[in-house]
RNA sequence: AAGUACGAGAAAGCGCCAGAACUCUGCGGAGUUGACGAGGACGAAGGUGAUCGAGAAUUUCGGCGGAUGCCUUCUAGUCGCCUGUCACGACUAGGAGUACUUCUUCAAAACGCCCGGGCGACCGGACGGACAAAGGGAAGUGCAGUGACAGCU
Repeated sequence: AAGUACGAGAAAGCGCCAGAACUCUGCGGAGUUGACGAGGACGAAGGUGAUCGAGAAUUUCGGCGGAUGCCUUCUAGUCGCCUGUCACGACUAGGAGUACUUCUUCAAAACGCCCGGGCGACCGGACGGACAAAGGGAAGUGCAGUGACAGCU
């Protein structure tokens, strides 16, 4: 110095590169790129293999792994206008019916300009003025709002 094994830690639009494209070269090889933000999780198991727009218009190509998403079952709860148990319906896993409307929730990259690193592909950063959708929150409106038993008044 390299490899292998074990262990620990970190990241979650996250990590990686056998394809591809690109750069340098002494042609042996050595490198570079490979998703721009918004939003999103912790009951258990299994499954699936993951939301939203922006940019671009052949590389944000292609692929691997992971993942806070979604579905089913179980568990624990919320609501069903007194309380409890059970059943049923919708919903929730710090929140709890559903649909619609309005308001709100600092987009970033791209673009322009500048600085630094690298022979280069390219990488890191400062400043400027913009532009989303989904989801969340608040308010309003519409619709839907059980049954049995026991208790209390």
This is a predicted structure of a 153-nucleotide RNA (glmS glucosamine-6-phosphate activated ribozyme aptamer). The sequence was found by an Rfam model in a public genome assembly. Rfam family: glmS glucosamine-6-phosphate activated ribozyme aptamer. Rfam classes the family as a riboswitch. Rfam describes the family as follows. This entry contains a glucosamine-6-phosphate activated ribozyme that is found in the mRNA for GlmS. GlmS is an enzyme that uses fructose-6-phosphate and glutamine to generate glucosamine-6-phosphate. The ribozyme catalyses self cleavage of the glmS mRNA that is thought to regulate GlmS activity. The literature on the family includes a 2004 paper in Nature by Winkler et al., "Control of gene expression by a natural metabolite-responsive ribozyme". The coordinates come from a structure-prediction model, not an experiment, and the mean pLDDT is 79.